Predicted 3D model of a 72-nucleotide RNA (transfer RNA) from a Minisyncoccota bacterium.
The RNAcentral record of the sequence draws on ENA.
NCBI's taxonomy places the organism under Bacteria, Bacillati, Minisyncoccota.
RNA sequence: GCCCCUGUAGUUCAAUGGACAGAAUAGGAACCUUCUAAGUUCUAGAUAGAGGUUCGAUUCCUCUCGGGGGCG
Numbered sequence: 001g002c003c004c005c006u007g008u009a010g011u012u013c014a015a016u017g018g019a020c021a022g023a024a025u026a027g028g029a030a031c032c033u034u035c036u037a038a039g040u041u042c043u044a045g046a047u048a049g050a051g052g053u054u055c056g057a058u059u060c061c062u063c064u065c066g067g068g069g070g071c072g
Base pairs, nucleotide, nucleotide: 001071002070003069004068005067006066007065010025011024012023013022018055027043028042029041030040031039048064049063050062051061052060
């Protein structure tokens, strides 16, 4: 330099065009307990950025940025 894959809660993963983006775990609160742990209930939290296509974009296209891999 060229090519391929990838980017979603703090973390690990879902959602393949139909919108309230979902779960586990971690966090916070309450209950329970003599206290802690465990358990139950509730709760806050995310689509890397900018454009485009579409009635509608996490999803498709382009560029940029980050990560990984291959070739030279």

Rfam family: tRNA. Rfam classes the family as a transfer RNA.